[in-house]
C1' cells in the first nucleotide's frame, strides 16, 4: 500500500428502512430486612465523525478516524 470485518448507555450485547433503540450489568430512589446482602418495583444513561440516497437511516452508499484479521 491492497482486501475483509467491526465501532450502539460506565461495561457487555440485540436490533427486516418505519410504534418509545433490546436485554443484562452498573448507578439513583422506594419496598422488604433490626442492619447489610439478596430479592421486588420505578427511574437515569447510548447509535465513532462528516456527507449523500430516501417521505423516513443504527440499518443502504461514499469519505475520514480507530481496532482486529489477511495479502504483498
Nucleotide at each position: 500500500g491492497g482486501g475483509c470485518u467491526g465501532a450502539u448507555a460506565g461495561u457487555g450485547u440485540a436490533g427486516c428502512g418505519g410504534u418509545g433503540a433490546u436485554c443484562a450489568u452498573a448507578c439513583u430512589u422506594g419496598c422488604c430486612u433490626u442492619c447489610c446482602a439478596a430479592g421486588c418495583a420505578a427511574g437515569u444513561g447510548a447509535c465513532a465523525g462528516g456527507g449523500g440516497u430516501u417521505c423516513g437511516a443504527c440499518u443502504c452508499c461514499c469519505c475520514u478516524u480507530c481496532a482486529g484479521c489477511u495479502c504483498a
Transfer RNA from Tortispora caseinolytica NRRL Y-17796, 72 nucleotides, folded computationally. The sequence is in RNAcentral, with records from ENA and Rfam. Its mean pLDDT, the model's own confidence on a scale to 100, is 82. Its Rfam family is "tRNA". The family's RNA type in Rfam is transfer RNA.